[in-house]
RNA sequence: AAAGAAGAGUUUGAUCCUGGCUCAGGAUGAACGCUAGCGACAGGCCUAACACAUGCAAGUCGAGGGGUAACAGGAUUGUAGCUUGCUACUAUUGCUGACGACCGGCGCACGGGUGAGUAACGCGUAUGCAACCUACCUACAACAGGGGAAUAACCCGGAGAAAUCCGGACUAAUACCGCAUAAUACAGGGAUACCGCAUGGUAAUAUUUGUUAAAGAUUUAUCGGUAGUAGAUGGGCAUGCGUUCCAUUAGCCAGUUGGUGAGGUAACGGCUCACCAAAGCAACGAUGGAUAGGGGAACUGAGAGGUUUGUCCCCCACACUGGAACUGAGACACGGACCAGACUCCUACGGGAGGCAGCAGUGAGGAAUAUUGGUCAAUGGGCGAGAGCCUGAACCAGCCAAGUCGCGUGAAGGAAGACUGCCCUAUGGGUUGUAAACUUCUUUUAUAUGGGAAUAAAAGAUACUACGUGUAGUAUAUUGCAUGUACCAUAUGAAUAAGCAUCGGCUAACUCCGUGCCAGCAGCCGCGGUAAUACGGAGGAUGCGAGCGUUAUCCGGAUUUAUUGGGUUUAAAGGGUGCGCAGGCGGGAAUUUAAGUCAGCGGUGAAAUCUGGUCGCUUAACGAUCAAACUGCCGUUGAAACUGGGUUUCUUGAGUAUAGAUGAAGUAGGCGGAAUUCGUUGUGUAGCGGUGACAUGCAUAGAUAUAACGAGGAACCCCGAUUGCGUAGGCAGCUUACUAAACUAUAACUGACGCUCAAGCACGAAAGCGUGGGGAUCAAACAGGAUUAGAUACCCUGGUAGUCCACGCCGUAAACGAUGAUUACUAGUUGUAUGCGAUAUGAUAGUAUGUGACUAAGCGAAAGCGAUAAGUAAUCCACCUGGGGAGUACGCCGGCAACGGUGAAACUCAAAGGAAUUGACGGGGGCCCGCACAAGCGGAGGAACAUGUGGUUUAAUUCGAUGAUACGCGAGGAACCUUACCCGGGCUUGAAAUGCAGAGGAAUGACGUGGAAACAUGUCCGCCAGCAAUGGUCUCUGUGUAGGUGCUGCAUGGUUGUCGUCAGCUCGUGCCGUGAGGUGUCGGCUUAAGUGCCAUAACGAGCGCAACCCACAUUGUUAGUUACUAACAGUUCAAGCUGAGGACUCUAACAAGACUGCCAGCGUAAGCUGCGAGGAAGGUGUGGAUGACGUCAAAUCAGCACGGCCCUUACGUCCGGGGCGACACACGUGUUACAAUGGGGGGUACAAAGGGCUGCUACCGGGCGACCGGAUGCCAAUCUCUAAAACCUCUCCCAGUUCGGAUCGGAGUCUGCAACUCGACUCCGUGAAGCUGGAUUCGCUAGUAAUCGCGCAUCAGCCAUGGCGCGGUGAAUACGUUCCCGGGCCUUGUACACACCGCCCGUCAAGCCAUGGGAGCUGGGGGUACCUGAAGUACGUAACCGCAAGGAGCGUCCUAGGGUAAAACCGGUGACUGGGGCUAAGUCGUAACAAGGUAGCCGUACCGGAAGGUGCGGCUGGAACACCUCCUUU
Repeated sequence: AAAGAAGAGUUUGAUCCUGGCUCAGGAUGAACGCUAGCGACAGGCCUAACACAUGCAAGUCGAGGGGUAACAGGAUUGUAGCUUGCUACUAUUGCUGACGACCGGCGCACGGGUGAGUAACGCGUAUGCAACCUACCUACAACAGGGGAAUAACCCGGAGAAAUCCGGACUAAUACCGCAUAAUACAGGGAUACCGCAUGGUAAUAUUUGUUAAAGAUUUAUCGGUAGUAGAUGGGCAUGCGUUCCAUUAGCCAGUUGGUGAGGUAACGGCUCACCAAAGCAACGAUGGAUAGGGGAACUGAGAGGUUUGUCCCCCACACUGGAACUGAGACACGGACCAGACUCCUACGGGAGGCAGCAGUGAGGAAUAUUGGUCAAUGGGCGAGAGCCUGAACCAGCCAAGUCGCGUGAAGGAAGACUGCCCUAUGGGUUGUAAACUUCUUUUAUAUGGGAAUAAAAGAUACUACGUGUAGUAUAUUGCAUGUACCAUAUGAAUAAGCAUCGGCUAACUCCGUGCCAGCAGCCGCGGUAAUACGGAGGAUGCGAGCGUUAUCCGGAUUUAUUGGGUUUAAAGGGUGCGCAGGCGGGAAUUUAAGUCAGCGGUGAAAUCUGGUCGCUUAACGAUCAAACUGCCGUUGAAACUGGGUUUCUUGAGUAUAGAUGAAGUAGGCGGAAUUCGUUGUGUAGCGGUGACAUGCAUAGAUAUAACGAGGAACCCCGAUUGCGUAGGCAGCUUACUAAACUAUAACUGACGCUCAAGCACGAAAGCGUGGGGAUCAAACAGGAUUAGAUACCCUGGUAGUCCACGCCGUAAACGAUGAUUACUAGUUGUAUGCGAUAUGAUAGUAUGUGACUAAGCGAAAGCGAUAAGUAAUCCACCUGGGGAGUACGCCGGCAACGGUGAAACUCAAAGGAAUUGACGGGGGCCCGCACAAGCGGAGGAACAUGUGGUUUAAUUCGAUGAUACGCGAGGAACCUUACCCGGGCUUGAAAUGCAGAGGAAUGACGUGGAAACAUGUCCGCCAGCAAUGGUCUCUGUGUAGGUGCUGCAUGGUUGUCGUCAGCUCGUGCCGUGAGGUGUCGGCUUAAGUGCCAUAACGAGCGCAACCCACAUUGUUAGUUACUAACAGUUCAAGCUGAGGACUCUAACAAGACUGCCAGCGUAAGCUGCGAGGAAGGUGUGGAUGACGUCAAAUCAGCACGGCCCUUACGUCCGGGGCGACACACGUGUUACAAUGGGGGGUACAAAGGGCUGCUACCGGGCGACCGGAUGCCAAUCUCUAAAACCUCUCCCAGUUCGGAUCGGAGUCUGCAACUCGACUCCGUGAAGCUGGAUUCGCUAGUAAUCGCGCAUCAGCCAUGGCGCGGUGAAUACGUUCCCGGGCCUUGUACACACCGCCCGUCAAGCCAUGGGAGCUGGGGGUACCUGAAGUACGUAACCGCAAGGAGCGUCCUAGGGUAAAACCGGUGACUGGGGCUAAGUCGUAACAAGGUAGCCGUACCGGAAGGUGCGGCUGGAACACCUCCUUU
């Protein structure tokens, strides 16, 4: 010295960026809602410059005048009363004070209001007037002599309703008019001196000629008058600079620009006029249009800025609208006059009156803005000598929370943490809350009473003093609206005084109830669909507080217009390219100048405001005073570095010259071969052609193929390349001519000649257009054929414009490096093109200009760029400012047209977008796996039946499960029960549980009656312990409660399915990245495996994998009963039946065994391979159990539990009956079959695993049989239930059968209260469909499929052909991974993230909204032309008036206003019409996003319901694959 700078929400699954929208702050002349105690200060029609009733807002002077209407006094006269000098009355008198109206003077041009107009010298600022005026005021000096004629008032008369006017007569002045005098005034002439800035000015009281003046009053002190000079004040004019938006306003102007002369003015001037000239303004924005009074200042902001102009101050403009003048010092005059117009009022209808944008007030308009108040006391103004008068200026008061500031509504103590309220996990706690009650204290405020200011200083009056006689001082008395106000004192008593908004995030503050996408909220994001901190209410809390919120507007935040202080590869944004005038910027040196620049000084920048100090109202707001500031403009003096100007000079920028060399550079001409097509001729024969496959088409009239010849047009294979050239577009056979260019070398010449470039000019692919040619190929349109649901397409066959040439248009492209031009600087590596050039003539390094790749620093949101910058700087140009509407509309310019250029708004959304990340997905890619396909075996789909489901039906057919992952599922067993459903009959503390209270001794039971039963009712028997009180038990009554298979699986727990027994899913630390994230987990090899090994910015770890567990397979040890029986002995018809044995089988406990351990080969290793060895078993031995992070709001409230909601004589509960079992139909899962690998009869073997006392039952008897009657064993390695296929043999002989067994009839058995609806089984009879099953589809890789039987659970019985287990017999095949399905890893694209069942485009249909066009209709402002033309100024003028001066009248010019006409511009409206936007569930398709299923897009042309398709040229902002080249590292 400075005093000063904050962010947040919202695009995404997440991230960074770009970018808009929104919020927090401050402010207001505000309004609205709710609320309201007081004071101080300041403020108050923003809208209709709309219309105004009523009152007031400008008068004053008698010391200018004539006078005397009113008032007061005096004088005089008369009358009356009477206390003879008083009162009252009458008359006269301007005599006095004074004074209505009148003449005259000054004022009325100030003060006050408003902001319509005005984009202008209007305002601001700074200058100038040698081109001007200025009443009153000040100073100086001079003068004022003497006359005259009128006129108003008053009086008389007249007209009129009125306003007002006319005539006659009298009269005064500081009113008016001559005469005299007069210059330092004015006008003219001549001369001198000096000065200035061009015209010019000044001076010498210089010289000469002419012209022009006056007024008096009075208290005698003064005031006033005339001409002049100077000052002051106030004005007038001119000029520089500054002063809004639109270029979709680009040309404008005839008194226009200038000159000469004249007129006019206070004054300059086209200000006006005559003549002459033809100028003047404009891209540095003229003209036109829109909007607007300007400034000091105010608000905001860190500032720079942005916005505003109310209150206060300065200036301007206006005064009902328009015009024009008079008077005057000053006006073209708010409360003056004239005319015209609109409007209002009066009227006797003849004619008159008016102007609140002064103060109050009224109506109207509007969201909205006050009293018809007091006083001239102060301040100021006018007049006056003065007293004084006037003053809605001013000062005060009233109304209004409309603002700012201040004060109050009490303070201290007080826990039983009271009561109520609210909440909860509810015997209790929390909160309201020290809050209240209660105790003590205070008295601002309030009320009452009392006192009580300042604002007043003077002027003026009277008296005195001083000196310089008109001033100063002193003294005395007087003047206050506000106001008995401010303030002070006393008394009373907490007494009189708190609300509003908010509580999801931003943003401080949370719970309950109600509601149920309703009602509603919302500033943005967004809340609300039954547990809402977001709606409404309540309790509580937070913020502010006599206010609090809302709305509107401005600035801020917003660096979101970026001077301070932004950008343009991909986000919005580089012009398609070049040349180039204006403009901007510009190399080195010297000298000069002083415009810019810098410094000193001077003037100005009004005051108020703002800032600082001090002071005054009790404080503050507010005010006073001083300072600073006012960042500006002007002048002056200086400085000279930089920029600019002048001059001189230089060579490095730029150009020239000479030499060289390069290339698909351009234009014009000539020539060439290959190929396509066509024509002719020959050979030759049946097809050719085309496609995914076809077809259209061509062909026996000879095609295609092949050979020869010919015609014609177009394009130029190889070379050929991130090659070369060109400003860009673009350029390719060879050759000739002409033209242009960069480059290199030399350093000879010029000497800054340069860079950039709005406007302008030129060039500018393809398509397209015009005229004329040409026309081989290809090919929009078109036609046909296919494809398809359709196919206005993709594919095919044809085919016209066009494609080609000449000339002329068009002027656009993804015209791209999405990257403007120029210059300088800043590490490297490595190719390549063309030159130069050194040498050792192989290499190699160097240099210049181009053209590529990779990278340091740096930059960037990142991707990336990186000497060819997107780095660091400089100059110039172009462009951007949210998405859509829209590159659209209108207008203008260009074009033959197509169309191009320029280029909005209303409305609408809260996003649109860029880069990168993680996923998911792809009709993208790579690798890998799986009974996924393939190879096989057997089935399903056809039949009948069983069973489940859908549908239908029904009183009910209870409910749930519904792609995979519902459908022989919940149900592992519906005749009653179950049972939840339906009908009917009952009960209501209830069928069951439990607390309390009361009553009772019953209840159960038995027997009756009614009934379908439940139940109701009657009778009978009829409690226990204890002496008792009482207790237990039961019943009844009451009460608290129960009960619910009622709802919500989208409130939940638990459990389960599926992806999937797939190999994945994560973490810590470190590292990388702004970040989301990445790395680890990727890569190579390997594995069943994220299983391992190697490599490695990662190192480790966890959940999964594997292993540990169970069963089976081998062996051993131990132990032998109910199991076993080899040896020994015994018995039997037979037999482990018995003694006995511990060998075997077996049982059941422990242990061993398998680990790529060994060998060989391959491999770095992990590991792989092998008819390998060994072994019971070999590479996970086989089979189970075991299911990571998670997905599907998957399933279940009906298994259970549980929140919330709902029912309570019923949605609870009991009983009987019915239903869950229905049956035109459809589907799933099964069983049995269709037969001879079979059926039937007979005979004969071999299991495992289980069950058994309400049971399994040997055995005996009966029955054809189901079964029945006896009887015994077994609570089980003891007894019992128990095989069938197989095997042997007989028969059947291919048939709807000796197959098949449905259905039906009859007769039975068993279970059970009960087999009708609705059981199983047995016997006899009956004997349906079905002869191997369409499209399609399922399971299975070994003891598996297939096939055969056995057991168990549930269970009285059973609808079991189901489910869960058990063993017997026992196959075939796998080349392989192209394809289908599912999955894993890596990578790529993405407009997806609810994640492809995604997203999304356009037409059509419906509703709403704004908008363009539109036959017209209508309104507005401005201009042009013509006609008419008031008042008025100026000018002219014969008749009339006047003696005259002059006047009246008339005329001319100009003009407001009015009328007519044609056009232009800007609005409103308009049948109809065009597109656009918006709107949970409309229609048609599927264009785009993945290779989006034909890569997409750009320009253009044609076509099509629509998205769109096709042609031509272009782009990569295309995926995938292959090849080539280059780079980096080793």
Molecule: small-subunit ribosomal RNA
Organism: Dysgonomonas sp. 511